[in-house]
Context: one part of a larger RNA
RNA sequence: UGACGGGGGCCCGCACAAGCGGUGGAACAUGUGGUUUAAUUCGAUGAUACGCGAGGAACCUUACCUGGGUUUGACAUGGCAAGCAAGACGGAAGAGAAGCCGUUGCGCCGCAAGGCGGCUUGCUGCAGGUGCUGCAUGGCUGUCGUCAGCUCGUGCCGUGAGGUGUUGGGUUAAGUCCCGCAACGAGCGCAACCCCUACUGCCAGUUGCUAACAGGUGAAGCUGAGGACUCUGGCGGAACUGCCGGUGACAAACCGGAGGAAGGCGGGGAUGACGUCAAGUCAUCAUGGCCCUUAUGUCCAGGGCUACACACGUGUUACAAUGGGAGGUACAGCGUGAAGCGGAGCCGCGAGGCAAUAGCGGAACACUAAAAACCUUCCGUAGUUCGGAUUGAAGUCUGAAACUCGACUUCAUGAAGUUGGAAUCGCUAGUAAUCGCGCAUCAGCAUGGCGCGGUGAAUACGUUCCCGGGCC
Numbered sequence: 001u002g003a004c005g006g007g008g009g010c011c012c013g014c015a016c017a018a019g020c021g022g023u024g025g026a027a028c029a030u031g032u033g034g035u036u037u038a039a040u041u042c043g044a045u046g047a048u049a050c051g052c053g054a055g056g057a058a059c060c061u062u063a064c065c066u067g068g069g070u071u072u073g074a075c076a077u078g079g080c081a082a083g084c085a086a087g088a089c090g091g092a093a094g095a096g097a098a099g100c101c102g103u104u105g106c107g108c109c110g111c112a113a114g115g116c117g118g119c120u121u122g123c124u125g126c127a128g129g130u131g132c133u134g135c136a137u138g139g140c141u142g143u144c145g146u147c148a149g150c151u152c153g154u155g156c157c158g159u160g161a162g163g164u165g166u167u168g169g170g171u172u173a174a175g176u177c178c179c180g181c182a183a184c185g186a187g188c189g190c191a192a193c194c195c196c197u198a199c200u201g202c203c204a205g206u207u208g209c210u211a212a213c214a215g216g217u218g219a220a221g222c223u224g225a226g227g228a229c230u231c232u233g234g235c236g237g238a239a240c241u242g243c244c245g246g247u248g249a250c251a252a253a254c255c256g257g258a259g260g261a262a263g264g265c266g267g268g269g270a271u272g273a274c275g276u277c278a279a280g281u282c283a284u285c286a287u288g289g290c291c292c293u294u295a296u297g298u299c300c301a302g303g304g305c306u307a308c309a310c311a312c313g314u315g316u317u318a319c320a321a322u323g324g325g326a327g328g329u330a331c332a333g334c335g336u337g338a339a340g341c342g343g344a345g346c347c348g349c350g351a352g353g354c355a356a357u358a359g360c361g362g363a364a365c366a367c368u369a370a371a372a373a374c375c376u377u378c379c380g381u382a383g384u385u386c387g388g389a390u391u392g393a394a395g396u397c398u399g400a401a402a403c404u405c406g407a408c409u410u411c412a413u414g415a416a417g418u419u420g421g422a423a424u425c426g427c428u429a430g431u432a433a434u435c436g437c438g439c440a441u442c443a444g445c446a447u448g449g450c451g452c453g454g455u456g457a458a459u460a461c462g463u464u465c466c467c468g469g470g471c472c
Base pairs, nucleotide, nucleotide: 008472009471010470011469012468013467015463016462019427020426021425022424023423026317027316028315029314030313031312032311033310034308035307042053043052064303065302066301067300068299069298070297073126077125078124079123080122081121082120083119084118087104088103089102090101091100107116108115109114128292129291131290132289133288137286138285139281140280141279142277144275149188150187151186152185153184154183155164156163157162168179169178170177194269195268196267197266199237200236201235202234203233204232205231209226210225213224214223215222240263243257244256245255246254247253319420323379324378325377326376327375328374335367336366337365340360341359345354346353347352386417391412392411393410394409395408396407397406433455434454435453436452437451438450439449
């Protein structure tokens, strides 16, 4: 000077408390440990690993295993030598890779000589490595923490390390601001500037809209027309403690009020200081060193990453009547679409199919049905008309190919489960809870991830205690 204290003071945070809903019990999904295995590729491991890298393992991916090939190599570039288009098609054997046979083919410029480009073979420099070291590194990332801190110049103090400034009195979400002060200033952080959202003006009206006028229908902005309204999307305005009252130190500020769509940071996002954890990543990439070089490179087929006594994490579905079934009937928003979205019609109980189908590169057409909600009705507390695991059969779709190992449909089957021990998690408002929809990845595959809207609560006395943090 820091750090620490079951030392003190002040303060904050879903930290506790007050509430609501979960996890821990069940089944399943998924990740991990362990075990098993020829292999179950590798990494991530308290908080800060475990629906994590992976935004999607049948082949591919793929790095693993078994077997079969190959050695200038799957890929790059240089030299020397020899030869030739490259390639396409067919055939037999083969698991395929690759090789063999046959047919075809003979680059570009140039009159030519020649030049350029490509391919094959041999030799040689070399390629290649998801091999090791994240404790040699760059870059990127997590975390403390969106916490309010971390420093510097000059001056002053101290022999010096260092201190002061940054402490103190108030105040704030904030080292935010005010006042004081041997300090005076400044930088990185805070805030603001950026984006979305809430109100409004102007401009612009098609594919959007429809008040007035006219036409028109079974109905309908359907048509003429219109730019008022909604909406779309570009530029502006608007909120600043600006105004009033009170408190305060005449300050900063705080409390209440008015007006206002919005009030004291309006709500949300992006944004992460100096640093900490030799934190994570050599398997995104880059890279030093080391190692392999007829293999630790590379090609292929099949298998594995999907195993299963068990243990843990994260989820989904439930245990029912605020519910389940049947029928009827409303109301969204974000988005996506050409190797695509695919309507209507017909067929099928259904997943789905049919035809060389309508429309749409889309405010136009399609995905698209929103679901919970609401109305009518059945069920009557049962392992049930709850619950849907598991299993059998028959199918659909994608794809060369669903055995290992896909998703979905129909019929049958109908397991555990009657609200979960100790313990533990999230959330303070359009939030929790609950309901569905879209997108990325993607041939196919979502209970995960990222977004979107619908319905829509309870509670916060307070800071003694638990956890983390800030200042003295």

The part of an RNA shown here (small-subunit ribosomal RNA, 3' major domain) has 472 nucleotides and comes from an uncultured bacterium. Its Rfam family is "Bacterial small subunit ribosomal RNA".